[in-house]
Large-subunit ribosomal RNA, domain IV from a Phycisphaerales bacterium, 333 nucleotides, folded computationally.

Context: one part of a larger RNA
RNA sequence: CGGUCCUUAAGGAACUAGGCAAUUUGACCCCGUAACUUCGGGAAAAGGGGGCCCUCGCUCGCAAGAGCAGGGCGCAGAGAAACGGCUCUGGGAACUGUUUAUCAAAAACACAGGUCUGUGCUAACUCGUACAGAGGACGUAUACAGACUGACGCCUGCUCGGUGCCGGAAGGUUAAGGAAGCCGGUCAUCCGCAAGGAGAAGCUGGCAACCGAAGCCCCGGUUAACGGCGGCCGUAACUAUGACGGUCCUAAGGUAGCGAAGUUCCUUGUCGGGUAAGUUCCGACGUGCAUGAACGGCGUAAUCACUGGAGCAGUGUCUCAAGGACCGACUCG
Numbered sequence: 001c002g003g004u005c006c007u008u009a010a011g012g013a014a015c016u017a018g019g020c021a022a023u024u025u026g027a028c029c030c031c032g033u034a035a036c037u038u039c040g041g042g043a044a045a046a047g048g049g050g051g052c053c054c055u056c057g058c059u060c061g062c063a064a065g066a067g068c069a070g071g072g073c074g075c076a077g078a079g080a081a082a083c084g085g086c087u088c089u090g091g092g093a094a095c096u097g098u099u100u101a102u103c104a105a106a107a108a109c110a111c112a113g114g115u116c117u118g119u120g121c122u123a124a125c126u127c128g129u130a131c132a133g134a135g136g137a138c139g140u141a142u143a144c145a146g147a148c149u150g151a152c153g154c155c156u157g158c159u160c161g162g163u164g165c166c167g168g169a170a171g172g173u174u175a176a177g178g179a180a181g182c183c184g185g186u187c188a189u190c191c192g193c194a195a196g197g198a199g200a201a202g203c204u205g206g207c208a209a210c211c212g213a214a215g216c217c218c219c220g221g222u223u224a225a226c227g228g229c230g231g232c233c234g235u236a237a238c239u240a241u242g243a244c245g246g247u248c249c250u251a252a253g254g255u256a257g258c259g260a261a262g263u264u265c266c267u268u269g270u271c272g273g274g275u276a277a278g279u280u281c282c283g284a285c286g287u288g289c290a291u292g293a294a295c296g297g298c299g300u301a302a303u304c305a306c307u308g309g310a311g312c313a314g315u316g317u318c319u320c321a322a323g324g325a326c327c328g329a330c331u332c333g
Base pairs, nucleotide, nucleotide: 001328002327003326004325005324006323007322008321010319011318014317028050029049030048031047036041038151052072053071054070055069057068058067059066060065073077085312086311087310088309089308090307091306092304093303097109098108113149114148115147116146117145118144119143125135126134127133152299153298154297155296157229158228159227162226163225164222165221166220167219168218171217172216173215177211178210181207182206183205184204185203186202189198190197191196230248231247232246233245234244257291258288269285270284271283272282273281
């Protein structure tokens, strides 16, 4: 000097990113227990008190014994060990659960509940090289599959122009295939002295009017489908503000809520609270850079090894360090 452990005057979080760590509390019995609440909880809330030994007596009891009352000892009576610190106030997720075996346990996943879509049974869907076979299911729409949301309460606005999906079938477009017709190749034959020319059938190369489904175009529907949900100018008898008006654009211009938020750049916004002093915190305001309604919105008792802020208690975290035990390191051997 390091490690593990123990103790500490006065102060008591001044430490620190942060009370990290270590204290405190602690089992049992008695008393007592708030807001809030889904009436179950919250709750071991909080906060108090007790305990060992002896005993005439008193009460209860059949008794064992329990209690009351009185007395005694110790620093200490749950005499050791095991054995909650507590409270107030936000955020998030309802909850118990699940997870990155080996840096993340969470606000992530799941969840009961909600909604949409598909599926009528050889179901849809999935596995499979498959007209096999299997799961689904020895189930049958109160079922099964897929997707989103995520207890409960109050709710879930407007937009179908784009994309997707569903429906429609009049018109446009449109494949293979079919095909009238047309143009070639070949040549039996014919013409020609020859060179060469014409050329039926068949075979064959090509063009092709016309017929020709779904799809696409087209016409509708559909948002708890993917998504989207404006700008400028003026205006009230102080000023300010703008209920009101004008205008441009859009498919429609963000409703109820909430809001400097786990979302706010400017920003330590402004006001209030808490502190002697508060970039954090709580309550408001709204000028929402860039909130917003099942990518759910807003509340919410209970729960939480989640996360922010505050307080009480108690503490070597600290002021500020000291001493001790053991094990190392170090010196000598």
The organism belongs to Phycisphaerales, within Bacteria. It was read from a public genome assembly. The prediction has a mean pLDDT of 88.